[in-house]
RNA sequence: GACCGCUUAGCUCAGCCGGAAGAGCGCUUCGUUCACAUCGAAGAGGUCGAAGGUUCGAAUCCUUCAGCGGUCA
Numbered sequence: 001g002a003c004c005g006c007u008u009a010g011c012u013c014a015g016c017c018g019g020a021a022g023a024g025c026g027c028u029u030c031g032u033u034c035a036c037a038u039c040g041a042a043g044a045g046g047u048c049g050a051a052g053g054u055u056c057g058a059a060u061c062c063u064u065c066a067g068c069g070g071u072c073a
Base pairs, nucleotide, nucleotide: 001072002071003070004069005068006067007066010025011024012023013022019056027043028042029041030040031039049065050064051063052062053061
């Protein structure tokens, strides 16, 4: 330098075909316990890497850039 993949909640990831964002773990509160753990219930937490474009509507499609990983030179 060329090409490919990935970037979504604190962490690991789903959502891939455009209709407006979820799971597990973690965190907070309550219940249970002498207490802790377990278990049960409720809850908080996301400008979907950035900027543009297309569209009535974009995490999802297009372009550019950035970061990470890989292959080739």
About this RNA
Predicted 3D model of a 73-nucleotide RNA (transfer RNA) from Candidatus Woesebacteria bacterium RIFCSPHIGHO2_01_FULL_39_32. It matches the Rfam family "tRNA". Its family is annotated with triplet codon-amino acid adaptor activity in the Gene Ontology. The source organism's lineage runs through Bacteria, Bacteria candidate phyla and Candidatus Woeseibacteriota.